[in-house]
RNA sequence: AGAGUUCGAUCCUGGCUCAGGAUGAAUGCUGGCAGCAUGCUUAACACAUGCAAUAAGACGGGAAGUGGUGUUUCCAGUGGCGGACAGGUGAGUAACGCAUAAGAAACUUCCCUUGGGAGGGGAACAACAGCUGGAAACAACUGCUAAUACCCCAUAGGCUGAGGAGUAAAAGGAGGAAUCCGCCCAAGGAGGGGCUCGCGUCUGAUUAGUUAGUUGGUGAGGCAAUGGCUUACCAAGGUGACGAUCAUUAGCUAGUUUGAGAGGAUGAUCAGCGACACUGGGACUGAGACAUGGCCCAGACUCCUACAGGAGGCAGCAGUGGGGAAUUUUCCACAAUGGGCGAAAGCCUGACGGAGCAAUGUUGCAUGAAGGCAGAAGGCCCACGGGUCAUGAAAUUCUUUUCUCGGAGAAGGAAAAUGACGGUAUCUGAGGAAUAAGCAACAACUAACUUUGUGCCAGCAGCCGCGGUAAGACAGAGGAUGCAAGCGUUAUCCAGAAUGAUUCGGCGUAAAGCGUCUGUAGGUGGAUUUUCAAGUCCGUCGUCAAAUUCCAGGGCUCAACCCUGGACAGGUGGUAGAAACUACCAAGCUGGAGUAUGGUAGGGGCAGAGGGAAUUUUCAGUGGAGCGGUGAAAUGCGUUGAGAUCGAAAAGAACACCAACGGAGAAAGCACUUUGCUGGGUCGACAUUGACACUGAGAGACGAAAGCUAGGGGAGAAAAUGGGAUUACAUACCCCAGUAGUCCUAGCCGUAAACGAUGGAUACUAAGUGCUGUGCGUAUUGACCUGCGCAGUGCUAUAGAGAACACGUUAAGUAUCCCUCCUGGGGAGUAUGUUCACAAGAAUGAAACUCAAAGGAAUUGACGGGGGCCUGCACAAGUGGUGGAGCAUGUGGUUCAAUUCUAUGCAAAGUGAAGAACCUUACCAGGGCUUGACAUGCCGUGAAUCCUCCCGAAAGAGAGGAGUGCCUUCAGGAAUGCGGUCACAGGUGGUGCACGGAUGUCGUCAGCUCGUGCCAUAAGGUGUUGGGUUAAGUCCUGCAACAAGUGCAACCCUCGUGUUUAGUUGCCAACAUUGAGUUUGGAACCAUGAACAGAUUGCUGGUGAUAAGCCAGAGGAAGGUGAGGAUGAAGUCAAGUCAUCAUGCCCCUUAUGUCCUGGGCGACACACGUUCUACAAUGACCAGGACAAAGGGUCAUGACCCCGCAAGGGCAAGCUAACCUCAAAAACCCAACUCAAUUCGGAUUGUAGGCUGCAACUUGCCUGCAUGAAGCCAGAAUCGCUAGUAAUCACCGGUCAGCCAUACGGCGGUGAAUUCGUCCCGGGCCUUGUACACACCGCUCGUCACAUUAUGGGAGCUGGCCAUGCUCCAUGUCGUUACCUUAACUGCAAGGAGGGGGAUGCCGAAGGCUGGGCUAGUGACUGGAGUGAAGUCGUAACAAGGUAGCCGUACUGGAAGGUGCAGCUG
Repeated sequence: AGAGUUCGAUCCUGGCUCAGGAUGAAUGCUGGCAGCAUGCUUAACACAUGCAAUAAGACGGGAAGUGGUGUUUCCAGUGGCGGACAGGUGAGUAACGCAUAAGAAACUUCCCUUGGGAGGGGAACAACAGCUGGAAACAACUGCUAAUACCCCAUAGGCUGAGGAGUAAAAGGAGGAAUCCGCCCAAGGAGGGGCUCGCGUCUGAUUAGUUAGUUGGUGAGGCAAUGGCUUACCAAGGUGACGAUCAUUAGCUAGUUUGAGAGGAUGAUCAGCGACACUGGGACUGAGACAUGGCCCAGACUCCUACAGGAGGCAGCAGUGGGGAAUUUUCCACAAUGGGCGAAAGCCUGACGGAGCAAUGUUGCAUGAAGGCAGAAGGCCCACGGGUCAUGAAAUUCUUUUCUCGGAGAAGGAAAAUGACGGUAUCUGAGGAAUAAGCAACAACUAACUUUGUGCCAGCAGCCGCGGUAAGACAGAGGAUGCAAGCGUUAUCCAGAAUGAUUCGGCGUAAAGCGUCUGUAGGUGGAUUUUCAAGUCCGUCGUCAAAUUCCAGGGCUCAACCCUGGACAGGUGGUAGAAACUACCAAGCUGGAGUAUGGUAGGGGCAGAGGGAAUUUUCAGUGGAGCGGUGAAAUGCGUUGAGAUCGAAAAGAACACCAACGGAGAAAGCACUUUGCUGGGUCGACAUUGACACUGAGAGACGAAAGCUAGGGGAGAAAAUGGGAUUACAUACCCCAGUAGUCCUAGCCGUAAACGAUGGAUACUAAGUGCUGUGCGUAUUGACCUGCGCAGUGCUAUAGAGAACACGUUAAGUAUCCCUCCUGGGGAGUAUGUUCACAAGAAUGAAACUCAAAGGAAUUGACGGGGGCCUGCACAAGUGGUGGAGCAUGUGGUUCAAUUCUAUGCAAAGUGAAGAACCUUACCAGGGCUUGACAUGCCGUGAAUCCUCCCGAAAGAGAGGAGUGCCUUCAGGAAUGCGGUCACAGGUGGUGCACGGAUGUCGUCAGCUCGUGCCAUAAGGUGUUGGGUUAAGUCCUGCAACAAGUGCAACCCUCGUGUUUAGUUGCCAACAUUGAGUUUGGAACCAUGAACAGAUUGCUGGUGAUAAGCCAGAGGAAGGUGAGGAUGAAGUCAAGUCAUCAUGCCCCUUAUGUCCUGGGCGACACACGUUCUACAAUGACCAGGACAAAGGGUCAUGACCCCGCAAGGGCAAGCUAACCUCAAAAACCCAACUCAAUUCGGAUUGUAGGCUGCAACUUGCCUGCAUGAAGCCAGAAUCGCUAGUAAUCACCGGUCAGCCAUACGGCGGUGAAUUCGUCCCGGGCCUUGUACACACCGCUCGUCACAUUAUGGGAGCUGGCCAUGCUCCAUGUCGUUACCUUAACUGCAAGGAGGGGGAUGCCGAAGGCUGGGCUAGUGACUGGAGUGAAGUCGUAACAAGGUAGCCGUACUGGAAGGUGCAGCUG
């Protein structure tokens, strides 16, 4: 410090996720030691048991003990001090509670200092004794008694403003004594608490008003003290947008944690402060409490009870139950520190000091060290060679931290004694490598890879995602990686996240500029000189407890831990200064702003008056059959006279041309002419005021269309509605009608894609060129021309900025000021609450839940019922077919024991198969074999091989015989048969979606790319686009491109012409004969073989750009690629093929292998494809005599001759082939046929034969005779072909014993017609749009149905909280009291003062009643929303998405939606 994830790829925006650190944690697996820390975060839930606050002895008793005395011991009581500390908890509290900094009107036990004082009297009450009541707790009565308990008098000081007057203290004890400990008053100190106050301290405005002792004053009361603290009266204030009040949440802080920091989160342990003590209220005592290990009352709960009554409060330490994911021992000791009491000894102390439990955290140590290659065994992998675990182990040597057993045993905490910890730490001896390693992860992020199993299953997953038979992602194993007594997971916080942005973000299109303006508070503000010192800066003083963090040093063996010292930064208060800037004060300035003045442009606004064109309607005339409307029609109008035409009249609405990226207005919006009233702008000159300015939360005003209310008006067009069409439907698009509304007046509404999707103001920053308004200069008689300004409005463009598109002095540039708004998508602009509105609705505006994306700009493709150009037997123009018939053949389907398998749009279907009777053969039935039909190795045996008999359908089994070879180093070997054994063989079994190879298709279409350079952030672009041209990315030309590759073309083969050469089997001449070029000769011709030549737009003319090329012509055998073939770019279709072959993996192994016989692949209601033959006269048939090319041939082809009607048979020559042979038809000619199911057509069937073969039934081919079916040119639709082509006619070959071949592949003969053009189809290039990228067979919207999830409404129901009103008043303080009672004082007495009780007044908790507010749960029914593999209906959107889309509004429809009105271009 970053990384993953949206896309085919890119850049950006933007969310989600990860890597780091942390924790009072929990959990899974594992676990050796020590030190130091930490340990109920949940139920402030309930608590059994024990302990946590007692102690001293001034006083009077009771008891024990003693010989006696004696506070020697014990017990309860009176009295004094302490139980307000210490310890616990986080419920309440948003507050002077806390933090920080100040302050005045007060108090203070114990402690310290100082100055004084203690004189004289008195009366009781506990205990105790007696008695009574009660279960108990406890209580009542009578009597006695002491004090440092209580009371009175006197006096000091103090207090009451002075004076006067008043008020008003004390206690003794111990001791033989000195003396010690106490007591009272006053002043001061220290420490402590009480009070006041500035500033700071969470969230919500869907909480905007709140407050009645409330705010202030006066008097009185009260308090330690100020004060509405309380009360009476008076006044009406106080507080709040700088957020009151209300509601939710919360103890605050030092700190802790994270972060580079700024910040964020947090408030365990330790420390400071505050609050609480079962819940609520109350006071008493006291220096201090409204106290709780004290009291009273009320309530809930628990316990005891004899039912009359009583007792209790672990949020002290342990511990129990409960809750919970989860948190310890009913331990030791007061030795230390601290606290209480005491004169002290001392006692008490669950504070504290320690130990125990827990890997809860952190720090340190160990689990051995050296040595060792036979690279052991074993595991795993393997290409079977080996590699790896691995110097790792073992073997050998050594050490002992730790461990076990012995011995010694602290220092120190402690000043003299005293040690819980503790027989601990530590030291020392012996023993023996002994007692000690796991966890997670290994696709990327992220360090670390293989194998086996599994087969979208089981499972994993932080995100993206993995798993559907070869999983580095699941599970196991081996290995490697990380950390380590721990390692992972989960939860939470910070960081990364500049993802709430002060540091440090944005708003044209990604989320985001209010529809526009005016203006309040607020914020900000021109230039000069002063004042002042609030902000600012600087010095200094105080403070922000300690601990913590940081730095330095020191102590535990180190570290953690502990100790000592120091310090930065920051906050805050006091104080001395500075005066630039901001603010304040004062004065002046003119540049900003305003006013006055002179011009000027304008659809700026409001009101009135007038006008013509058009439309519709009405009236009258002419006229006479249609009009209207559409893609085509129909509804509609019309002989009762439409439409058309002419004249007249009426009405309402809107204002053609001018008209323009022209004008004015804040925006919405504004256009006939004219009049009146009126707002603003701008230019000029330059007078005046003197910063008067900018922005603007709330607030106010205006605000299209639609809509609403009331009253008018209503021509046209027109939501709704009706009808006609279209359609599968058509609640639409189209047509005919048509109402609200559209118009006016008055008033609401307050929204639009209210858009430049761009808030306002000011300043600055290259240019060029239009237009509008206005001014100046030059010039001129004037108008032009030309130069310079100001204000507006457009275009192009530099710098810059921007993700890009684009912006660019009218900024989206550079800066300043102010305001609104945004923070992932959906849910949702929805719900709820509130405000506004007559309503429709508007404004404000969430959450649960759900996804990992949603989005912007640009790129490359693909696609479009987008555009342009070009091309192809693509259409058209022709020609012949298919589809109809019969047969052949293939396929589907059906059937079957089996009808083996493959191929399935073009690009499967006369395909694999260039040939299924057996074989083939893979299928079926039956019969057999199991190391096998075939291969290699081992053992045994026999040479091999041949013949005969016998069973059987055959395979196979059995018996007999013949034969005995070759090489040899004499062991044996080679070849071969049989038997045996284990490795293995075998598989046309599966997967073509695991693969190789070769193949099809787009397509013989003209494309596909690369290097370097340049452009772009990049994907990419350029080149390859443009202008021409071509069959062609063919060539030319231009150009930020220049070169190149692969395709194209050419090179190759065949045909067409010529030359040279060769001369057999071909050819020719002569000649001879004839059966035959047999013989002789020749190389001129034909033909054959070989080698060359020839064609390149070369020449001429025209055209074109002086190009490439095109057109015409000449010559030429051939002319513009001469014709045909072979040749098939990068890629696409998971195209086809595991059954040609090869091959991974899986499967079978007495069978899915293998052998045999027979059957099947040939079935047959039917459907489809491809051929053949026909339907006839351009023909069929009879007879005749012609013409070819290319092929094949020795287990072959087979002439001549003979036989047979023929298929064929017999004999048999020739030929290993330019020699022999297979071997021509149509055409031509002659005759008859005469339009008919025929002399067409040949299916089907009968019969007689022939051939091949072991075999012809299923199931071959051929022949003769006989039979003689359908069919008379073929519906929708569809195929081939552009010249030696189509059409037509025969011939040959392969496979092959034969052949189902009408197929396939070749060969020649005869030999046409037509092409104006580009609508359809396919393809190519350019361009455009896109929400598509599995790429339109795409994507996607809404209703409905089903399942499920959260949520709103809801008659209500049930809780909780809050305050208010009324009622009732417990305890209690403060008052009142004519009742009862009373030791101290007073009085001679009666009595009085004072006290107590009772009664009563105010306040007042809980309770009761009533109506509210807030909040939680639940609820029949109901609303929409989200998600879901598959469903139903349509197809609204994305392309011109097939009616351009969208926004607002209104109506309407199963649904998406449709239509009207105005607006936007996205």